[in-house]
RNA sequence: CUCUUAUUCAGAGAGGUGGAGGGACUGGCCCUGUGAAGCCCGGCAACCAACAAACAAUAUGUUUGAGAAGGUGCCAAUUCCUGCAAAGCAAUUGCUUUGAGAAAUGAGAG
Numbered sequence: 001c002u003c004u005u006a007u008u009c010a011g012a013g014a015g016g017u018g019g020a021g022g023g024a025c026u027g028g029c030c031c032u033g034u035g036a037a038g039c040c041c042g043g044c045a046a047c048c049a050a051c052a053a054a055c056a057a058u059a060u061g062u063u064u065g066a067g068a069a070g071g072u073g074c075c076a077a078u079u080c081c082u083g084c085a086a087a088g089c090a091a092u093u094g095c096u097u098u099g100a101g102a103a104a105u106g107a108g109a110g
Stems, first nucleotide, its partner, number of pairs: 001110008013041001015040003021031003025083001027081002042075003047071002051065006079102001084099006
């Protein structure tokens, strides 16, 4: 980097450092010197691993539960909204819903 698969309306600092940017991209709309990104500390969650129980069983798998000392991840706004398609409503390009696409993260494969 590509493919498969699961999840994405919950949650998380009035700390230190740092100095101007950030929210993937488009169009919006926002956050930011009452300090952005990054780094450190702190926190949240529970995908994987590990643990316990039940069920099925050759292998081991499935489900549930508790914890958070392991591997990640995350900590403005629903993934901030939106981009494509369909349907409904309303009437001049608007609203709502559903699906797809894109993106992010985990796990597996190349």
A computed fold for a 110-nucleotide RNA from Guptibacillus algicola, annotated as SAM riboswitch aptamer (S box leader). It was read from a public genome assembly, where an Rfam model found it. The organism belongs to Guptibacillus, within Bacteria.